[in-house]
Molecule: c-di-GMP-I riboswitch aptamer
Organism: Nitrospirota bacterium
RNA sequence: UUUCCGAAAAGGUAAACCAUGGGCAACCAUGGGGCACAAAGCCACGGGACCUGAUAUGGGUCAGCCGGGCUGCCGAA
Repeated sequence: UUUCCGAAAAGGUAAACCAUGGGCAACCAUGGGGCACAAAGCCACGGGACCUGAUAUGGGUCAGCCGGGCUGCCGAA
């Protein structure tokens, strides 16, 4: 230094729910909130689930469903 791994430390994110707004909807944004997370950072590539639709081998949503890819803080056993 790198990989595995995840003690400690410094931090980080933010479920359900509520309010406001957007959207046909799934859902998203902001504020509150705090379930949890060592990648719960990013990517719709594969699978899956959801919404919409029938010109449909269509369109959309979910990265906190799984797999995969890229990047990242710290350094005990």